Annotation
This is a predicted structure of a 66-nucleotide RNA (Fluoride riboswitch aptamer (crcB RNA motif)) from Candidatus Sulfotelmatobacter sp. The sequence was found by an Rfam model in a public genome assembly. The organism belongs to Candidatus Sulfotelmatobacter, within Bacteria. Its mean pLDDT, the model's own confidence on a scale to 100, is 78.
RNA sequence: AAGGGGUCAGGGGAUGGGGUCCCCCUUGAACCGCUCCCACCCGGGGCUGAUGACUCCUGUGGCGCA
Numbered sequence: 001a002a003g004g005g006g007u008c009a010g011g012g013g014a015u016g017g018g019g020u021c022c023c024c025c026u027u028g029a030a031c032c033g034c035u036c037c038c039a040c041c042c043g044g045g046g047c048u049g050a051u052g053a054c055u056c057c058u059g060u061g062g063c064g065c066a
Base pairs, nucleotide, nucleotide: 009026010025011024012023013022016057017056018055019054020053021052033047034046035045036044037043
């Protein structure tokens, strides 16, 4: 120096906020959805979801009733 381990803290898990739990990362990190056309990239078209999971709130969408 590289690599590995531990403690504390922090960050992240495709669109907002709160709670609980789970997972990942340690700054050259975790993370930054799917699909079609295109040899690939670029570019263009189409689609799902406010969750990592559960739940509540907010927003949005669909159906039905008044």